[in-house]
RNA sequence: CGCGGGGUGGAGCAAUUGGAAGCUCGCAAGGCUCAUAACCUUGAGGUUGCCGGUUCGAGUCCGGCCCCCGCAA
Numbered sequence: 001c002g003c004g005g006g007g008u009g010g011a012g013c014a015a016u017u018g019g020a021a022g023c024u025c026g027c028a029a030g031g032c033u034c035a036u037a038a039c040c041u042u043g044a045g046g047u048u049g050c051c052g053g054u055u056c057g058a059g060u061c062c063g064g065c066c067c068c069c070g071c072a073a
Stems, first nucleotide, its partner, number of pairs: 002071006010025004019056001027043005049065005
């Protein structure tokens, strides 16, 4: 250099042939308890790797770049 897969809250992952981002764990507060854990309720936390393009509308489509994993050499 070539081919394939991936990058989404703190962690691990979803998001149907484009209609606007959710789940589990974790974190915080409250409830329950003599108390802790468990359990219940609520909440915070995301410019979806970066820059551009298409579109009324982009996590999703197109181009370039960066990073990670694998294959081949």